[in-house]
A computed fold for an 84-nucleotide RNA from a Clostridiales bacterium, annotated as transfer RNA. Rfam family: tRNA. Rfam classes the family as a transfer RNA.
């Protein structure tokens, strides 16, 4: 230099046919139970603004197509692998 694969909450990892982004698990926080703890059960758990209701944004980054993009198209970056 060329080719291929991968990039999604704090972590692993789904959604692959374009149709509510974050299933499920772990971690964490609050509560129940307990004399106290462990275990178990319930609830919450992306970011920003807000007392809150709520609003806006969010799938490595920048664009494009589309009513609608994690998904399709172009470019960039990073990691891994192969070829030279």
């Nucleotide at each position: 230099g060329c080719c291929g694969c991968u990039g999604u909450g704090g972590u692993g990892g789904a959604a692959u046919c374009g149709g509510c982004a974050g299933a499920c698990a772990c971690a964490a926080a609050g509560g129940a139970c307990u004399u106290a703890a462990a275990a178990u059960c319930c609830u919450u758990c992306g970011a920003u603004a807000g007392u809150a209701a709520u609003a806006u944004c969010g799938u490595a980054c920048c664009g494009g197509u589309u009513c609608a993009a994690g998904u399709c198209c172009g470019g960039u970056c990073a990691g891994c692998g192969g070829c030279a």